[in-house]
Order: sequence, then structure tokens, then C1' cells
RNA sequence: GAUUUAUAAAGAAGAGUGGAGAGAUUAGGCUCAGCGAAACUCUAGCAACCUUCCCGACACGUUCGGGAGUGGUGCUAAUACCUAACCCGGACUGGCAACAGCUCGGGAGAUUAUAAAUU
Repeated sequence: GAUUUAUAAAGAAGAGUGGAGAGAUUAGGCUCAGCGAAACUCUAGCAACCUUCCCGACACGUUCGGGAGUGGUGCUAAUACCUAACCCGGACUGGCAACAGCUCGGGAGAUUAUAAAUU
């Protein structure tokens, strides 16, 4: 790097260095930012994917359920900040109608991120 599976509306921030951008990518919106962005470091915390330990079950298995939080990752503004192409439904506007525009809600998917496994 690729593939597969799972998760993504919950949760958790201070300091130092740094010095202008940041919120993955494109576009639009919105938000954060010299009352100091990104990045890096330290400390603290969240969570429970893997690991480890404890309790229980029994189809005794690298099993299932619960707990702890030892070690390895990850994470600590806003739903993955929101929208986009597809499907369903509603409001409004225009139109005789077919339909068009705009907007709101829901669904599925793609993409992305993280973990674990395989390669």
C1' cells in the first nucleotide's frame, strides 16, 4: 500500500515550543483562530478495538456474558461540523397540467478516519 470485518449522534484538556492558518479531499455554507491556528513535546483524561487480569456460564472452544483498566493503538470544539450523486416522504413558490424551483425530514451508498485480522 491492498483486502476483510467492526465502529463513527456518547465520552474526555491543560501547559510549553511554535507563529497563521485550521475543521481529510473538491465546491458551497458554517464554525474555530494573534484572548495564539496547524505541527511537535510534556502532563492529565476519555473510551474499551487488541492484550492482560478477575467473576460467572457450559456446546469445554483462541467459546459466551459481566467486570477491572496492566500493556499496545486511538481519541479529547461543533454528528465524520453541515450539504453534494441515488431512493422515499413533507412544506412553500411558479404552472391549466405534466413538471420546475426552493427547502425540511428519513433511508441506503460512496468516501474518510480508527481498530483488529490477513496479505
The RNA shown here (SAM riboswitch aptamer (S box leader)) has 119 nucleotides and comes from a Bacteroidales bacterium. Its mean pLDDT, the model's own confidence on a scale to 100, is 82. The model forms 86% of the base pairs in the Rfam consensus. It matches the Rfam family "SAM riboswitch aptamer (S box leader)". Rfam describes the family as follows. The SAM riboswitch is found upstream of a number of genes which code for proteins involved in methionine or cysteine biosynthesis in Gram-positive bacteria.